[in-house]
Order: sequence, then C1' cells, then structure tokens
RNA sequence: GCCCUCGUCGUUCAACGGAUAGGACGGCGGGCUUCUAUCCCGCUAAUGUAGGUUCGAUUCCUGCCGAGGGCA
Repeated sequence: GCCCUCGUCGUUCAACGGAUAGGACGGCGGGCUUCUAUCCCGCUAAUGUAGGUUCGAUUCCUGCCGAGGGCA
C1' cells in the first nucleotide's frame, strides 16, 4: 500500500429497513430478613464520526477514525 471482518449502556451479547434499541452481569433505590447474603420489584445507561439512499437506518452505500486478520 491493497483486501477482509468488526465498532451498540460501565462489561458482555441481541435487535427482517418499521414496537418506547432488548437481555445478562454491574451500579442505585425499595421489599423480604434481627442483620448480611440469597431471592423479588423498580430505576440506571448505549448505536465510533461525517455524509448519502429511504416515508422510515443499529441495519443499506461512501469517506474518515479505531480494533483485529490476510497478502505484499
């Protein structure tokens, strides 16, 4: 330099182009308990960035940024 894959809550994973972007762990609050733990309920917080296509984009297309891999 060229090619391929990937980028989503603090972490790890989901999400036919259409539902309020969902689950688990974590954190916070409450319930239960004499207390703690377990268990139950609620809350918390995210689509790398800039454009394009579309009635509608996490999803499709392009540039850039970043991570991994392959060829040279």
The RNA shown here (transfer RNA) has 72 nucleotides and comes from a bacterium. The sequence was found in a public genome assembly. Rfam family: tRNA. It is annotated as a transfer RNA. The coordinates come from a structure-prediction model, not an experiment, and the mean pLDDT is 80.